This is a predicted structure of a 1462-nucleotide RNA (small-subunit ribosomal RNA) from a metagenome. The RNAcentral record of the sequence draws on SILVA. Its mean pLDDT, the model's own confidence on a scale to 100, is 81.

RNA sequence: GGCUAAGGCAUGCAAGUCGAACGGACUCCCGGACGAGUAAUCUGAAGGGAAGUUAGUGGCGAACGGGUGAGGAAUGCAUGGAUAACGUACCCUGGACUCGGGGAUAGCGGCGGACUUCGGUCCUUUGCGAAAGUGCCGGUAAUACCCGAUGAUCCCGCUCUGUAGCAUUGUGGAGUGGGCAAAGUUCCGGCGGUCCAGGAGCGGUCCAUGCCCUAUCAGCUUGUUGGUGGGGUAACGGCCUACCAAGGCAACGACGGGUAUCGGGUGUGAGAGCAUGACCCGACACAUCGGAACUGAGACACUGUCCGGACACCAACGGGUGGCUGCAGCAACGAAUAUUCCGCAAUGGGCGAAAGCCUGACGGAGCGACGCCGCGUGCAGGACGAAGUCCUUCGGGAUGUAAACUGCUGUCAGGGGUGAGGAAGAAAGUGACCAACCCUAGAGGAAGCAUCGGCUAACUCCGUGCCAGCAGCCGCGGUAAUACGGAGGAUGCGAGCGUUGUUCGGAAUCACUGGGCUUAAAGCGCAUGUAGGCGGAGCAGUGUGUGUCUUGUGAAAGCCCUCGGCUCAACCGAGGAAUUGCUUGGCAAACUGCUGCUCUUGAGGCAGGUAGAGGCGACUGGAACCUUUGGUGGAGAGGUGAAAUUCGUAGAUAUCAAAGGGAACGCCGGUGGCGAAAGCGGGUCGCUGGGCCUGUCCUGACGCUGAGAUGCGAAAGCGUAGGGAGCGAACGGGAUUAGAUACCCCGGUAGUCUACGCCGUAAACGAUGCGCACUAGGUACGAGGAUCUCUGACGAUUUUCGUGCCGGAGCAAAAGUGUUAAGUGCGCCGCCUGGGGAGUACGGCCGCAAGGCUAAAACUCAAAGGAAUUGACGGGGGCUCACACAAGCGGUGGAGCAUGUGGAUUAAUUCGACGCGAAGAACCUUACCUGGGUUUGACAUGCACGGAUGCCCUUGUGGAAACACGAGUAAGCUGCCUUCGGGUGAAACGUGCACAGGUGCUGCAUGGCUGUCGUCAGCUCGUGCUGUGAAGUGUCGGGUUAAGUCCCUUAACGAGCGAAACCCUUAUCGUUAGUUGCCAGCGGGUCAUGCCGGGAACUCUAGCGAGACUGCCGGCGUUAAGCCGGAGGAAGGUGGGGACGACGUCAAGUCAUCAUGGCCCUUAUGUCCAGGGUGUCACACGUGCUACAAUGGGUCGUACAGAGCGAGGCGAGACCGCGAGGUGGAGCAAAUCGCAAAAAGCGGCCCUCAGUUCGGAUUGGAGUCUGCAACUCGGCUCCAUGAAGUUGGAAUCGCUAGUAAUCGCGUAUCAGCCAUGACGCGGUGAAUGUGUUCCUGAGCCUUGUACACACCGCCCGUCAAGUCAUGGAAGCUGGGAGCACCCGAAGUCCGCUUAGCUAACCCUCACGGGAGGCGGCGGCCGACGGUGAGCUCGGUGACUGGGACUAAGUCGGAACAAGGUA
Repeated sequence: GGCUAAGGCAUGCAAGUCGAACGGACUCCCGGACGAGUAAUCUGAAGGGAAGUUAGUGGCGAACGGGUGAGGAAUGCAUGGAUAACGUACCCUGGACUCGGGGAUAGCGGCGGACUUCGGUCCUUUGCGAAAGUGCCGGUAAUACCCGAUGAUCCCGCUCUGUAGCAUUGUGGAGUGGGCAAAGUUCCGGCGGUCCAGGAGCGGUCCAUGCCCUAUCAGCUUGUUGGUGGGGUAACGGCCUACCAAGGCAACGACGGGUAUCGGGUGUGAGAGCAUGACCCGACACAUCGGAACUGAGACACUGUCCGGACACCAACGGGUGGCUGCAGCAACGAAUAUUCCGCAAUGGGCGAAAGCCUGACGGAGCGACGCCGCGUGCAGGACGAAGUCCUUCGGGAUGUAAACUGCUGUCAGGGGUGAGGAAGAAAGUGACCAACCCUAGAGGAAGCAUCGGCUAACUCCGUGCCAGCAGCCGCGGUAAUACGGAGGAUGCGAGCGUUGUUCGGAAUCACUGGGCUUAAAGCGCAUGUAGGCGGAGCAGUGUGUGUCUUGUGAAAGCCCUCGGCUCAACCGAGGAAUUGCUUGGCAAACUGCUGCUCUUGAGGCAGGUAGAGGCGACUGGAACCUUUGGUGGAGAGGUGAAAUUCGUAGAUAUCAAAGGGAACGCCGGUGGCGAAAGCGGGUCGCUGGGCCUGUCCUGACGCUGAGAUGCGAAAGCGUAGGGAGCGAACGGGAUUAGAUACCCCGGUAGUCUACGCCGUAAACGAUGCGCACUAGGUACGAGGAUCUCUGACGAUUUUCGUGCCGGAGCAAAAGUGUUAAGUGCGCCGCCUGGGGAGUACGGCCGCAAGGCUAAAACUCAAAGGAAUUGACGGGGGCUCACACAAGCGGUGGAGCAUGUGGAUUAAUUCGACGCGAAGAACCUUACCUGGGUUUGACAUGCACGGAUGCCCUUGUGGAAACACGAGUAAGCUGCCUUCGGGUGAAACGUGCACAGGUGCUGCAUGGCUGUCGUCAGCUCGUGCUGUGAAGUGUCGGGUUAAGUCCCUUAACGAGCGAAACCCUUAUCGUUAGUUGCCAGCGGGUCAUGCCGGGAACUCUAGCGAGACUGCCGGCGUUAAGCCGGAGGAAGGUGGGGACGACGUCAAGUCAUCAUGGCCCUUAUGUCCAGGGUGUCACACGUGCUACAAUGGGUCGUACAGAGCGAGGCGAGACCGCGAGGUGGAGCAAAUCGCAAAAAGCGGCCCUCAGUUCGGAUUGGAGUCUGCAACUCGGCUCCAUGAAGUUGGAAUCGCUAGUAAUCGCGUAUCAGCCAUGACGCGGUGAAUGUGUUCCUGAGCCUUGUACACACCGCCCGUCAAGUCAUGGAAGCUGGGAGCACCCGAAGUCCGCUUAGCUAACCCUCACGGGAGGCGGCGGCCGACGGUGAGCUCGGUGACUGGGACUAAGUCGGAACAAGGUA
């Protein structure tokens, strides 16, 4: 321990008791009549019985106890009072009394039949009826009922009088009149009965205070508010009624709507609070729903009555019965809640004198880990540590003393035994249920749940692969998941552990304690002012609040403390404290309130001055503009980025003159003035509001704020009537554009203006409410005053008010603010509580409308936002640089070809990359395809076995080869030991097992290497300082530089990585050395040649040095750094070139160089071979070569390099060939020989502008070289052929000097070569620019930002699709509370009843009559029901409105940068 259905209930029980109130009945006992029988005996009448049982009458109880929380926001509860407005059965105390009569009525018998001895007996139980129930006749009892008597201190009147109270009035005394009572019984002790008074306890009623949400409920009320008379009640009262009056309640929330039992308490919390009202206690309400009364001390009555309804049951269909929200129990509902148990032994209740009876109250037990508490499931020993399992770096580690095993203990459960207490008044008796203790066997029967990414204690492996799933928040999962699932391990709790829900806490996140409002949500647009709140100084009084003491109360239980009782605890008992509240009385009088008197500083008035776009009206002025008229004039004007639409020969634009019109007021003019704000600007006049200054004459707190309310209130808009120059939404046209419903241009209506009336909103902003006071300064201006100087100007000082700027403390998240506060305080008002939905819907109010004010919810998101920081970015700014542009020179883009890529194709056109790998694709390469082979393998290591098999070599068959199957073995090779017999087995081979192998995947798992920004000048650190912090400073600023190069300044001072320098090369000189290089002088020799002797001068070679540093001069500059110019010098301001590449960026590139984690293949994705492919070709793009020609082409002649390379090589002279080349071989491992001719150039001749003597593609033929092999698919040569192309559109590339351009030479790779490529070398050798407007990129500073994946960013709206919730809606439908009318049960009350019935009393001899009662009828009220018109809250609804969320949809490009029109 039924929180849901106050929805429905089968069955049993839950309120009876009293025979000592009464008469009976029955049983029993005594008794023994009559009768029968010989008798025993049987029968048993009358009568009697303080023996029992009991239906009925009567009494008491049944109004308690028990259940539930529907209703109810007050007829309720709590606290404190009142009752002078009340009641009270049983109980207690005191006083008095208890006399005499009467008539009934239940019960009982009969009202059926049969039999009878007439006493009775029997029967389908028998007046009627199925039942419930109910009738007639007869007689009967009482503590039932009635009458009479007596009677007061009782009750009702009258008279006199005392006293008390806040009032109505209360309470005494005396006198007098009227009225009212009883019941018996007995064993004589008593128990009862009646009246009065008091008490106790219990109750009725009234008052004050407190008690939820809603104003999208603002007005409610007719018995309503009061009075008088009457009625009614125990009692006051509009409680009811008649009449009279017109009141009563409400912003301190009436009325209405919603919700809800209330309190003690309970949960939580530091507290204040917030939430709650199970169990226990108190109060209320209810008892199937609604209504009503009766009885009674008490009820409008849970297990009473009547009526109406719904439901259920019974029925013979005529009619009846019922009420578990008592205890159990049932179905139903639900996430969910127990036994149809035992007992009256205890406690308590009812009745009774008592015994006792009754008691589902209660005491107990049962069920449920639902909660709290306690206990167990063992304890000790036991390995460098079993097995299993998991992990592993394969060594080992973990589970883990854990287990096994050994020893021991004995709670609980089991078995056996003993046995108090709960039991209480002297004893006895009484136990439904519950304990403790002893013995005994035996580790046995007894452990789970959650978690392990962070918060948060606890980690690994496997599986999975944005799947499956997890998730409280952040977030995990897309192939290495401590986050999913499993396992091992670990952590936390433990008979529990997790989850979910709810409440409080944390949350100062509704802030009373204890918050905010410039920019985060939040100050009303501004004022006037009502209620309210708050309010200057002094004195006196009062004692409202307040303080203190005190009285009563604040029930018990609970919480807390102490002590005690169950072995402990939970639990229980006793005492205390607390219960912060209300109340009684006293004291205090500072403060607050109130009353009175007074004051002047707040406030106001008065007087004198004064500034001003303050407001309203009337009048008036000039400039500009437009229009009209006239004159001059003659072709354009206007407009734009550029144009066009437009105007103009009918005369525009331009210009002059005149006239008309409307609107706005230049200069002064200002960060200036005025106003409450909105707002106000030519001048004059009139009317009018406010401020400031000075004086200190007056009033005497008259003040501040201000919910509602009222007024004012930009622009736009609306109504009516005017007006209309300019401007100008809409609209038309022209442009722009992909489009352009825009930006620009030409026109142009409403409007803009005036009057009157609406509207009532703005980024109505200082995003900062009003008032008062206090708290550093500086400065400027506006309006005034005072003082100083003899006076004045000027000025100085000072003072009041206002308008600004700077700034300290303080404040602030910071930005900032800072006497004009956002500081410090006080008073009052308004407003806020995550973003969106939404300032929207509905409702209400206002408005002519547009619309305004007030103002939600569902749903949805995990943010939205502020300030600042660092970056990045900008169609932002400043400074600076770069072949970035410009100035130049030459190209590309057009042609042909080469090459690469895309695409297409293909059996394959391998792959990657997108500035390349490729410093050489015919085979090989080669990774691809087709076909053919092979499986321990082409390659490595280990093990086992085999046997000298082996290698090399020769050779056969098949085959394209690989390979397969063989044959031979002369020679050669084959380790170590050796006793030379052999042994061993290394190497090799074969077989088998481990394994190899992979250019298979992942460069987004990686290492390494590389590219790019970029040779751009940047990137950082330590310490210090500043800032809450991110961070800043340094690194900024001024100069300067190629440079963060250097200097100066400086809260910075230093330092590092970069830059520079150091290194290489080149340019000059010196020195050393002198071969293979050189040859001036000397000598020799040759046709000629350093050829030779020799020389060491020169050139050159290659070692070492020198030289260049803004060092010198002048100017500029800050006396600096440095810049400019000059001298000298081979070279001048880093001389030229190279190597060298900061922190980092791009998930840049590479798994196909290599390495490597993971995954995958293993008779294949490995490996071998042949052929093919990588070379395809409608096309597109990139990079080149050759050209288009005369600065050229051809041809003849003739000069001058550098750097390289060469032995499987370079290959001379010579000879052959037109040539490629061939023959041949001198010389040379190279400063010696060779490649090797350099070419452009120079000189001569030809060509003469032509598709050519340009150009060479293409094609045919013939050759040559390399190579196993040039078909696919090589180079070269010769002859022939002779295409496109006549300088190239848009666009685009390189280059600043020995550069571009142009000319040739060499090398790597390499058999050869598709090289026009790449890397080098030298020859000839310019032009232009000393500028930074623009394009591109970069650096620094600054600025904006809604970007941070960082602009290739972010992001908005329509439309389309899906889902969800919601508003409107013709209607349809349900609930709720009232209103009006109709009907009108029961019942109270009132009336009638002389045509019904009637024991008590009265009259009467009686009959009869009367009073009264019953019944009947009528009336008021009245539940249910009906009708009607509305109100209100829901549900649903074709269609419709917007909203939210969704995948990479569509269209645009609105916002964020000056977002490209702020």